Predicted 3D model of a 72-nucleotide RNA (transfer RNA) from Candidatus Gottesmanbacteria bacterium RIFCSPHIGHO2_01_FULL_47_48. The prediction has a mean pLDDT of 83.
[in-house]
RNA sequence: GCGCAAGUAGUUCAAUGGUAGAACGCCGUCCUGAUAAGACGGAGGUUCAUGGUCCGAUUCCAUGCUUGCGCA
Repeated sequence: GCGCAAGUAGUUCAAUGGUAGAACGCCGUCCUGAUAAGACGGAGGUUCAUGGUCCGAUUCCAUGCUUGCGCA
């Protein structure tokens, strides 16, 4: 330099056009003599950025950025 893939909660990942979710973690309550485990509840998101298409975009398109892999 060229090509490909990925970017969503603190972390790991879903969601392929119609209200953004799960697990773990975090907080509170219950349980216990006290913890752990367990039960119940809760908080936490500018979906990498900027444009475009669409009635409607995490999703489709363009450009840029970051990371990884391959080729040279």
Description
NCBI's taxonomy places the organism under Bacteria, Bacteria candidate phyla, Candidatus Gottesmaniibacteriota. Its Rfam family is "tRNA".